[in-house]
């Protein structure tokens, strides 16, 4: 270095200004934000993961509730021109998207679950086989 166990650490951003109204940071105008791997070239929208959402099996539990494992499922949204060997990735210009509860009114941005869990993945460390 590679494989494979394994331990510890890290790991998601954004309501600003103006309308209207008894009420809106939730509506409506102009703006603001972009997790991880991956890719002949740098991606919110490509192909994958992951968060959050649902389940089912096991454990604790007298039942329920609930918590933890391990497995499954469901999970948004792009186009044109340009350069180039090569970009759905970069430039130019027009679009789009975005859990769950909550709330004097409907929320990617506010408040909550969460000071919270830990994943994809990194980083560093050990064992092992090579």
């Nucleotide at each position: 270095g590679u494989a494979c166990g394994u331990g510890c650490a890290c790991u998601g951003g954004g309501g600003g200004c103006g309308g209207u109204g008894a009420a809106a940071u939730u509506c409506c105008g102009c703006g603001c934000c972009g997790g991880c791997g991956g890719u002949u070239a740098u991606a919110g929208u490509c192909c994958g993961c992951g968060a959050c959402c649902c389940g089912g099996c096991c454990a604790c539990a007298g039942c329920c509730a609930g918590u933890g494992g391990c497995c499954g499922g469901u999970u948004g949204a792009u186009c044109a021109g340009g350069u180039g060997a090569a970009a759905a990735u970069c430039c130019u210009g027009a679009a789009c998207c975005g859990a769950c509860g909550g709330u004097g009114a409907a929320a990617g941005u506010c408040c909550g679950g969460a000071u919270g869990g830990g994943a994809a993945g990194c980083g560093c460390g050990c064992g092992u086989a090579u």
Predicted 3D model of a 130-nucleotide RNA (FMN riboswitch aptamer (RFN element)) from Flaviflexus salsibiostraticola. The coordinates come from a structure-prediction model, not an experiment, and the mean pLDDT is 78. The RNAcentral record of the sequence draws on Rfam. Rfam family: FMN riboswitch aptamer (RFN element). Rfam links the family to the GO term FMN binding.